[in-house]
RNA sequence: GUGAGGAAUUCGGGAGACGCUGGCGCAGGCCGGGGCCGAAGGAGAAGCCGCCCCGGCAAGCUCUCAGGCAAAAGGACCGCUUUCCGCGA
Repeated sequence: GUGAGGAAUUCGGGAGACGCUGGCGCAGGCCGGGGCCGAAGGAGAAGCCGCCCCGGCAAGCUCUCAGGCAAAAGGACCGCUUUCCGCGA
C1' cells in the first nucleotide's frame, strides 16, 4: 500500500411457531398436558475434494437432542466500522 481471503469486533437489519389448556399462587410466576417452529448449538448425509474403496470438508436440505412459540433476550445470515493475519512493493 492492497484487495481475492481468514479471524475478531462496534453499530444496524434479521424470520418462524399456542400470550393454548389443567392446577397452584395476591402477583410476578411455578408445576404438568397436548400442539407447533427452525436461522444459536448439535446430529445426519445431499454434494464437493484428495495422496482414492479410504480419508477430509460438509448445505439455507433433513431430524428436532437442545433451543424457541406476547414482549424482552437470543438469533443463521447480511451491511458497515475497527484491529490482526495474509499478500505485494